The RNA shown here (small-subunit ribosomal RNA) has 1447 nucleotides and comes from an uncultured bacterium.
Rfam family: Bacterial small subunit ribosomal RNA.

[in-house]
RNA sequence: GGUAAACGCUGGCGGCGUGCCUAAAACAUGCAAGUCGAACGGGUGAAGCCUUCGGGCGGAUCCAGUGGCAGACGGCUGAGUAACGCGUGGGUGACCUACCCAGAAGUGGGGAAUAACUGCCCGAAAGGGUGGCUAAUACCGCAUGAGCUCGUUCGUUCGGUCGAAUGAGGAAAGCCCGUGAGGGUGUUUUUGGAGGGGCCCGCGUCCGAUUAGCUGGUUGGUGGGGUAAGAGCCUACCAAGGCGACGAUCGGUACCUGGUCUGAGAGGAUGAUCAGGCAGACUGGGACUGUGACACGGCCCAGACUCCUACGGGAGGCAGCAGUUAGGAAUUUUGGGCAAUGGGCGGAAGCCUGACCCAGCAACGCCGCGUGGGUGACGAAGGCCUUCGGGUCGUAAAGCCCUUUUCUCGGGGAAGAUGAUGACGGUACCCGAGGAAGAAGCACCGGCUAACUACGUGCCAGCAGCCGCGGUAAUACGUAGGGUGCGAGCGUUGCCCGGAUUUAUUGGGCGUAAAGGGCGCGUAGGCGGCCGAGCGCGUCAGGCGUGAAAUCUCCCGGCUUAACUGGGAGGGGACGUGUGAUACGGCUUGGCUGGAGCAAGGUAGGGGGCAGUGGAAUUCCCGGUGUAGUGGUGGAAUGCGUAGAUAUCGGGAGGAACAUCAGUGGCGAAGGCGGCUGCCUGGACCUUUGCUGACGCUGAGGCGCGAAAGCGUGGGGAGCGAUCCGGAUUAGAUACUCUGGGUAGUCCACGCUCGUAAACGAUGAGUACUAGGUGUCGGGGGUAUCGACCCCCCUCGGUGCCGGAGCGAACGCAGUAAAGUGCCCCGCCUGGGGAGUACGGCCGCAAAGGCUGAAAACUCAAAGGGAAUUGACGGGGGCCCGCACAAGCGGUGGAGCAUGUGGUUUAAUUCGAAGCAACGCGAAGAAAUCUUACCUGGGCUUGACAUGCACGGGAAAGCCGGUGGAAACAUCGGCCCCCUCUUCGGAGUCCGUGCACAGGUGCUGCAUGGCUGUCGUCAGCUCGUGUCGUGAGAUGUUGGGUUAAGUCCCGCAACGAGCGCAACCCUCGUCCCUAGUUACCAGCGGGUAAAGCCGGGCACUCUAGGGAGACUGCCGGUGUCAAACCGGAGGAAGGUGGGGAUGACGUCAAGUCAUCAUGGCCCUUACGUCCAGGGCGACACACGUGCUACAAUGGCCGGUACAGAGCGUCGCCAACCCGCGAGGGUGCGCCAAUCGCCAAAAGCCGGUCUAAGUUCGGAUUGCAGUCUGCAACUCGACUGCAUGAAGCCGGAAUCGCUAGUAAUCGUGGAUCAGCCACGCCACGGUGAAUACGUUCCCGGGCCUUGUACACACCGCCCGUCACGCCAUGGAAGCUGGGGGGACCUGAAGCCGGUGGGCUAACUCGCAAGAGAGGCAGCCGUCAAAGGUCAAUUCAGUGACUGGGGCG
Repeated sequence: GGUAAACGCUGGCGGCGUGCCUAAAACAUGCAAGUCGAACGGGUGAAGCCUUCGGGCGGAUCCAGUGGCAGACGGCUGAGUAACGCGUGGGUGACCUACCCAGAAGUGGGGAAUAACUGCCCGAAAGGGUGGCUAAUACCGCAUGAGCUCGUUCGUUCGGUCGAAUGAGGAAAGCCCGUGAGGGUGUUUUUGGAGGGGCCCGCGUCCGAUUAGCUGGUUGGUGGGGUAAGAGCCUACCAAGGCGACGAUCGGUACCUGGUCUGAGAGGAUGAUCAGGCAGACUGGGACUGUGACACGGCCCAGACUCCUACGGGAGGCAGCAGUUAGGAAUUUUGGGCAAUGGGCGGAAGCCUGACCCAGCAACGCCGCGUGGGUGACGAAGGCCUUCGGGUCGUAAAGCCCUUUUCUCGGGGAAGAUGAUGACGGUACCCGAGGAAGAAGCACCGGCUAACUACGUGCCAGCAGCCGCGGUAAUACGUAGGGUGCGAGCGUUGCCCGGAUUUAUUGGGCGUAAAGGGCGCGUAGGCGGCCGAGCGCGUCAGGCGUGAAAUCUCCCGGCUUAACUGGGAGGGGACGUGUGAUACGGCUUGGCUGGAGCAAGGUAGGGGGCAGUGGAAUUCCCGGUGUAGUGGUGGAAUGCGUAGAUAUCGGGAGGAACAUCAGUGGCGAAGGCGGCUGCCUGGACCUUUGCUGACGCUGAGGCGCGAAAGCGUGGGGAGCGAUCCGGAUUAGAUACUCUGGGUAGUCCACGCUCGUAAACGAUGAGUACUAGGUGUCGGGGGUAUCGACCCCCCUCGGUGCCGGAGCGAACGCAGUAAAGUGCCCCGCCUGGGGAGUACGGCCGCAAAGGCUGAAAACUCAAAGGGAAUUGACGGGGGCCCGCACAAGCGGUGGAGCAUGUGGUUUAAUUCGAAGCAACGCGAAGAAAUCUUACCUGGGCUUGACAUGCACGGGAAAGCCGGUGGAAACAUCGGCCCCCUCUUCGGAGUCCGUGCACAGGUGCUGCAUGGCUGUCGUCAGCUCGUGUCGUGAGAUGUUGGGUUAAGUCCCGCAACGAGCGCAACCCUCGUCCCUAGUUACCAGCGGGUAAAGCCGGGCACUCUAGGGAGACUGCCGGUGUCAAACCGGAGGAAGGUGGGGAUGACGUCAAGUCAUCAUGGCCCUUACGUCCAGGGCGACACACGUGCUACAAUGGCCGGUACAGAGCGUCGCCAACCCGCGAGGGUGCGCCAAUCGCCAAAAGCCGGUCUAAGUUCGGAUUGCAGUCUGCAACUCGACUGCAUGAAGCCGGAAUCGCUAGUAAUCGUGGAUCAGCCACGCCACGGUGAAUACGUUCCCGGGCCUUGUACACACCGCCCGUCACGCCAUGGAAGCUGGGGGGACCUGAAGCCGGUGGGCUAACUCGCAAGAGAGGCAGCCGUCAAAGGUCAAUUCAGUGACUGGGGCG
């Protein structure tokens, strides 16, 4: 795009078309084929006339019958048919043709019957029997008869044709009109025509080869029969043919065509309506009649079915029109009319006509029209959305002004009809009136694809053509608003073509994506060199014929337009025919040598077959020497060995394979071929001449060869070695790997047989052409040389590498046979899985065997499809880092306690954090109340808190008190009666009531902001322009050096740049400058028991501001003249001086809605809020992080020394007094370089303890206290006395640290009433050890490689098993269908025979009768249906069973 459509929702009008695609299922009822009286007899007998009223004449009309013509057309259907059925073009010298037209010639004279009718009879009916009468255009002789038919002869023709002669044969019907003459019509014979048909032929006409052979009247001949006519059409006999790979036979499917739909075309699909042909008429068979039939509305028989019946018998055939039932997703009225067109009959009038013309039903299709037009902003109401401002539906509506197609009513009123006749129809059309009046829906809105929001829902419900949507913000589901598209329709489904160059003729491919046969020989076939001649088959040109009409295209015309339709023209064939052309192809013929081949002379070679032969080695046997092991592995063990192994020497046996040469090399068609010699044998190459003269190439089938393994028979068997037996490995190890044995086999002969392979260059064969460079093997030539080898040059043939053009998706290929450019032939491919499977067939001794090779159902939306790209990953490689390992020091893991977590418990043990990167984390005070988010109980509702409004109250607020109560709160009373501003209205403020609203630590960190952790202070991450690549992308950023560093240098199709690194900042280390109190005190003075205490000073220390200094700057070496590195000098300090701050692009949907903020959702007398008590502190356990220890480098006692950084007025607190002590009392000073906290501790000196669960260790518990606080029961810290637990250095495992570091010692601070701090942050004191090195573990950086990974190795993924669903193979069988065979039976009927029964016409006969002829009957051939039997084929089903797909 299309549709004979159907379904869903919807539906105003008209025109033109179309309407059982399924059950060729079954059919009630009516109609669809009759007509002619001018063929005939008879019946009925009207009008009219006559009448003696009895009737007569008359014959209209109608009726059945005889007879004629038509029922073979028209109408319906598509079952069958793969066929001369259809299409197209021919043939008929092998034929027919009623009615019609034209021509010729006739139409004479006789005869016998019969229906109707009538009598009788049978039957339920349908029908039938018998006797009698009768006519004809019915029937039968006779006559005449041609130019007709037949025979013969002659001529003609390719042929059965035509012509002539002659002989024989055979016709007929009348009727009507007319007074008549005559006319008309019919009839007979015949010629021709027109139209129609029969038969025959060339070509065309679906799928399957898992259908390969088929055929008995089969093929041909002769005789006969038969037909309108040829023929094996039929029959007898004879011959043995005929068809088939150019697809016979068989199976499946199907009416064919003009056309129709689609497509640019070629093509594909289709065959409704209309038209041509064919076929069919309930199923099967058969003939009759006839011009024509094997006959839709005829006959006979058989069968199935239906109906009637008096059970004896009968009737029927809608695939005609309507209609019914059934089937189905589905297809109409039991309408009108013969007015038109056409048909039958008739002389005609006319009759008949469900052909046809109309109407009806159906949006089934096509076409046309309408459902209104203009104006109209307050942008109404309402809906929806909203950032609450508004936006949108929307000029849309209303309102106002118009119009009237359509509609309704009224009036007129056709064409279609040449003279008459109009079903349609009072229709089309025209006029008038009325009134916007009666007339819009459907699908879609994630991308493809045009159209977006809200709500609901929450992987549910659902959507879906493909991709895919839905798991709480869904433009994808449902609804709404809005929008988009089309519009009396719109969607959906089915089917066809297109897109699909996705079967490729036009117009594809096969190295790696699917696809080259394992290789050769060769049949058919296809294709084929140069020159010439002929033919004219292909080919080409124009001519003629045909290619029906309709359709299609163009032009013109008719309905108002269009659809529709009329006229004219055009196009279309591998068709026929005649003429011409002869380049090319073909055929015939003549020649040629370049292709191909032969001969001659040489050459290389693991080419093949057979026979022989050689040495090395392994093993075994014998002997010698010799002794305790050997062998083997990653390490072992099994094994062998004192019965003497291994080792070593000598001798022997046997089998198999041939080291070095050896090559990137040679030979062969491939498989493949390797010691040496001989014999036989195939091929190749080179050179030179001669010869043949296209003899060529390819190759479906076919035939042969064909590694290894395997099979059969026999032999052989050293080594190796499936299966097997042991030992290891391992969780196991029926394995890999190693090891000890070892059968088949490996070897030989024969037969074979198998016939496969990653049989690979994953690249079929031949031929021609298309830049080069460089090896190598074989041959020839040249040059040089006296000559030769070599070198060098040229050339032919083989075999490699590199590479330009070209090709290619890329990888790559590339004079070597090309993956380039052509020609020619063969093979093969057409998404993945199912599956190289099933079934069938063939081969095979067999095999889970091979070939055919190809299946299907089912399933997926892709595929272990290809190539390449970027990453990630690797028990890949290279380079390099890091307390990563190693080296070392100290710990953790064991104990007790502290703390966090899990778990458990609980009314609650609030919540979060979860490997590293949760767990002394949020918590820097955490939690006694509060906090607090949890639980229990008791209260409050505009609320504990904010803003606004309304009303009321003002005693303001507030203060005091009573009652209940745990409090909150509820309730009552009292006091004060006073606030500020004022334009005197009121406002502020407060209370009460009410309304908006507050409030939520309720949910979502997977809706978010912000902040943070982590890789990682790792050295990386990118961009612009250029260049390369079809592209993803690459280059830059890789490479060579170097660095802590993508740090720097060099190189480079790159050149630059950005974020990172570094530096700039802070701090510590040296020096200088400035400043000098509260710090400092060298010198001077004063002063004390002592003391910077005082005067004074600013030198020092210090404080805190500024500056200097370090930059690989200098020297030497190394290095690429570089960057840089190594060493050195100087320096307080070196090569980033130490520390800090600083965290690229990004990753982890990492963490946090409970810091805060915030979208959405949820709760609102409660999920808010207040209060009391409890809980967060529970405890059988488990883990993390710590503290204290286990002791003598120690504990205890006494004495004594030296910091830094902080903090302090609700505070730090001196001194003094009390207390053993925590602390208490009192109180100076200090808002602090001034006073205080403050003592530093380890250390040092002295003493004691003596190896002990202790003078170690301090848990636990008892008693007594102190302090904070409203309050220490749950649940604080501290003190004293008493108690003194575990613990004697910690399993597997694991952590930190590279220098002022670890270790160890104490000090301070934040938070804080107090404190569960042993935590955290900060400060100083004392102060080590070790690093060979980068193999290994972990993490990371760069380059490279492989990849089937890409939520990226915590990836991907294979098979069994279990479960569910689905389709399918096998299967004892069972069931059904199809076609064929053999045999039995055999209806109707044709034909043949017979015909003793019957018999009008003709003949003979006076007659009786006889004859000729005919009929019945009977017999036979053929033969439908039916039956029997054995096979065959296709389906269905089947216990059980096999695998497969999906989940």